[in-house]
RNA sequence: AAAGUUGAUAGAGGCGCGGCGCGGAUGAGUAACCGGCAGAGGGGGCACCCUGGGAAGCCGGCAAAAGGCCAAACCGCCGAAACGGACCGCCGGGCACGGCGGCUCAGUUGGGCAUGGGGAGAAGAUCUCCAUGACUCCUGCCCCUUUAAGGGCAGAGGAGCUAUCGGUGAU
Numbered sequence: 001a002a003a004g005u006u007g008a009u010a011g012a013g014g015c016g017c018g019g020c021g022c023g024g025a026u027g028a029g030u031a032a033c034c035g036g037c038a039g040a041g042g043g044g045g046c047a048c049c050c051u052g053g054g055a056a057g058c059c060g061g062c063a064a065a066a067g068g069c070c071a072a073a074c075c076g077c078c079g080a081a082a083c084g085g086a087c088c089g090c091c092g093g094g095c096a097c098g099g100c101g102g103c104u105c106a107g108u109u110g111g112g113c114a115u116g117g118g119g120a121g122a123a124g125a126u127c128u129c130c131a132u133g134a135c136u137c138c139u140g141c142c143c144c145u146u147u148a149a150g151g152g153c154a155g156a157g158g159a160g161c162u163a164u165c166g167g168u169g170a171u
Stems, first nucleotide, its partner, number of pairs: 004168008014078001016077004023070002033061005041050003045095002081109003085105002087102006110136002113133008137157001138155006
């Protein structure tokens, strides 16, 4: 005294991430309700349930809401966070099953975008999985070079990268 390794702090990606939700679309001229016509079916995965005390349907009137979605402003951030799975809890249900939540477990993903297909969804909203494409950030190598910029390839690429400070290396 170096590479390496390890820790702390700070920081950068950009159609970046999350929270909240002013406002808005959809739901929907639908459901419910009311009046009329009409007269035996209708719903359900099953079990069954509704129905001549009027089913489906049609006409007219009146006319929602929830879940799901977008999103101003603001806030917190840069494994931000998200996702699929398992497990656990709660709710609905007669069961099948469905919904919601989790500070649990291991896993995947650098980031967003577009297109195609599968799934969820009332949906052409939106989400999700897979594939493909270019873009972008980072790192490494190479080419070119005015050493600035530019180009190419690769990445078991976020547990990354950049900066600073420390431990170790270290006798």